[in-house]
RNA sequence: UCCGACAAGAGCAAACCCGGGGCAACCCGGGGACGCAGAGCCAAGGGUCCGGAAUCAUUAAUGAUUUCGGACAGCCUGGUCGCCGAAG
Repeated sequence: UCCGACAAGAGCAAACCCGGGGCAACCCGGGGACGCAGAGCCAAGGGUCCGGAAUCAUUAAUGAUUUCGGACAGCCUGGUCGCCGAAG
C1' cells in the first nucleotide's frame, strides 16, 4: 500500500413518528435504528426522482422525447480528506 477481522475505541443513522421549511423531489431539528469501513465532503460522468416549457402520440387523461431549473453523495463511477490494524 492493497485489504477489511463475529478485533478495539469512536462515529453515522433507513423505515416510521413529531415539529419546521419547500409547488414538489426532498431538506432541517427531535425521537428512532434498517443498515454502513468512508453511510465524511464534492452533483464532474452515468442513473433515478421533482417542477416549468416545447414537440410528438392521444377523444381525453396520460405517455414519450428534448430543453431549462432543482433533489438524491444511504444507486454506480470518479475526485478529495480521514480513524483503526488481525490474517493474507